[in-house]
Overview:
Predicted 3D model of a 344-nucleotide part of an RNA (small-subunit ribosomal RNA, central domain) from an uncultured bacterium.

Context: one part of a larger RNA
């Protein structure tokens, strides 16, 4: 590269928006660039192939033929791609009417606990642990009462329950703001559409600057057990950091280990929101069960891993290696691309 694939064997970009690009719904009608076909010329000899003949054969050589899958003029077809031009509404979108939600942002606010702090009561213990020790306590603690004060993080409702253009994620109450999503209606717009290399913007955790905050909890460290040792697990203490601004960083078993749209193909049963006069009823979404098919096998099975379409991303034995190096980007940590020798 061909061909094969991509839940779990190597491999779906951590999601999404989009310029080029590729790809694109139905109908008339033109054009003739794909495309299909006639003619002409051309495609040099030599060669390869087909087949007749010279050398006694063969190599070789000498003749005809086919081919040269191709180009260029040109005359035509018009069913499909594609161009040009009208037109439809079912794909996309908007209006109306209605719905549900921890979607986002910002300012406010509540009550439960935990530390602390003051005071009252009140006395020799407390904490911890497998058992114990450090620890904290007579300078009066644990306990208990009553007031305060500061941070955080919302019990129960709470659910394979919901919401997010998508991932991260998102959970006390109030309010203000601005966004989507569903059902229904079919009033409008008339393919306005899927993808999606570069780009952009988002992105837990932890780190990292500057400045604030710091109750708890808690890498590091410290003691103290255990233990042969114990730089671990356990226990007492406790710093960064978890928390707020604004800026970075850009990665995760970033998982459904399952790229985005669409079309099409048994059923059966929970649940959420809708609609609907009503029905073994329709719409979205979420699960379990389970037929064809599939699948190496588990398993998947209308939320496909099934049967196809379009488009992107990745992958080609193990190690060496996500390592050198170059380059980019980062304040650094590092992160993105990413070899090779050499080995089995």
């Nucleotide at each position: 590269u061909u061909g094969g694939g991509c839940g779990u064997a190597a491999a779906g970009g951590g999601a999404a928006c989009g310029c080029a690009g590729g790809c694109g719904g139905u109908c008339u009608u033109u054009u003739a660039a794909g495309u299909c076909u006639g003619a002409u010329g051309u495609g040099a000899a030599a060669g390869c192939c087909u087949u007749c003949g010279g050398c006694u054969u063969a190599a070789c050589c000498g003749g005809a033929g086919u081919a040269g899958u191709g180009c260029a003029u040109u005359g035509g077809a018009a069913a499909c791609u594609g161009g040009g031009a009208g037109a439809c509404u079912u794909g996309a979108g908007u209006g109306c009417a209605g719905a549900a939600g921890a979607g986002g942002a910002g300012a406010g606010u509540g009550g439960a606990a935990c530390u602390c702090c003051a005071u009252g009561u009140g006395u020799a213990g407390c904490g911890g642990u497998g058992a114990a020790a450090u620890g904290c306590g007579u300078a009066g603690a644990u306990a208990u009462a009553u007031g305060g004060a500061a941070g955080a993080a919302c019990a129960c409702c709470a659910g394979u329950g919901g919401c997010g253009a998508a991932a991260a994620g998102c959970g006390g109450c109030u309010c203000u703001u601005g966004g989507g999503u569903c059902u229904g209606u079919u009033a409008c717009u008339g393919a306005c559409g899927c993808u999606g290399a570069g780009g952009c913007a988002c992105g837990a955790a932890a780190g990292c600057g500057u400045g604030g905050g710091g109750a708890g909890c808690a890498a590091a460290u410290a003691g103290g057990a255990u233990u042969a040792g114990a730089u671990a697990c356990c226990c007492u203490a406790g710093u960064a950091g978890u928390c707020c601004a604004c800026g970075c960083c850009g990665u995760a078993a970033a998982c459904g280990a399952u790229g985005a749209g669409g079309a099409c193909c048994a059923a059966g049963u929970g649940u959420u929101g809708g609609g609907g006069a009503a029905g073994a009823c329709c719409c979205a979404g979420u699960g379990c069960u389970g037929c064809a098919g599939u699948u190496a096998a588990c398993g998947c099975a209308g939320u496909g891993a099934g049967u196809c379409c379009u488009c992107c991303g990745c992958c080609u034995g193990g190690g060496g290696a996500g390592u050198a190096u170059g380059c980019a980007c980062g304040c650094a940590a590092g992160u993105g691309u990413g070899a090779a020798a050499c080995u089995c």